[in-house]
RNA sequence: GCGCCCGUAGCUCAGCUGGAUAGAGCGUCAGACUCCGGAUCUGAAGGCCGCGCGUUCGAAUCGCGCCGGGCGCACCA
Numbered sequence: 001g002c003g004c005c006c007g008u009a010g011c012u013c014a015g016c017u018g019g020a021u022a023g024a025g026c027g028u029c030a031g032a033c034u035c036c037g038g039a040u041c042u043g044a045a046g047g048c049c050g051c052g053c054g055u056u057c058g059a060a061u062c063g064c065g066c067c068g069g070g071c072g073c074a075c076c077a
């Protein structure tokens, strides 16, 4: 350099054929329980869906460009 795959909450991941308010587990915080803690239960916070543009009535989902990561191939005078 070329090709393919991936990027969604702090972490690990769902999200169907494009459909309206984007979810789960773990973690965090608060409360309950407990002598205290842990465990358990309840609740809450936490997201520009990597960024931008486009297509569309409507985009996490489709297209293009860019950024980042992984794999393969090539190059390495």
Stems, first nucleotide, its partner, number of pairs: 001073007010026004019057001028044005050066005
Molecule: transfer RNA
Organism: Thermoanaerobaculia bacterium